Description
The RNA shown here (c-di-GMP-I riboswitch aptamer) has 75 nucleotides and comes from an uncultured Rubrobacteraceae bacterium. The coordinates come from a structure-prediction model, not an experiment, and the mean pLDDT is 88. It matches the Rfam family "c-di-GMP-I riboswitch aptamer". About the family: GEMM was predicted in a large-scale screen for bacterial structured RNA regulatory elements. Of the family's consensus pairs, 94% are formed in the model. The sequence was found by an Rfam model in a public genome assembly.

[in-house]
């Protein structure tokens, strides 16, 4: 220091639904609120879904892949 993730320690995010709010929508922000998550922190680069004022533009990172970045140290 890299790989790696424990009935370990201190912790963080939050699913559906519900309010409120922008959005034509997909969805986004803020709150409640917890299904879960070792990156569920960024990033729309691949693929995939999904929405529109559609041959274009957008939306999902909690759908797979990648890329960077971090906490703690058992086997």
């Nucleotide at each position: 220091c890299c790989a790696c993730g424990a009935c370990a320690a201190a912790g963080g995010c939050a699913a559906a639904c519900c309010c409120g709010u922008c959005g034509c929508g997909a969805g986004g922000c803020g709150g409640g609120g917890a299904c879960g998550c070792a990156a569920a922190g960024c990033c729309a680069c691949g693929g995939g879904c999904c929405u529109c004022u559609a041959c274009g533009a957008g939306g999902c990172g909690g759908c797979c892949g990648g890329g960077c970045u971090g906490c703690c140290g058992a086997a």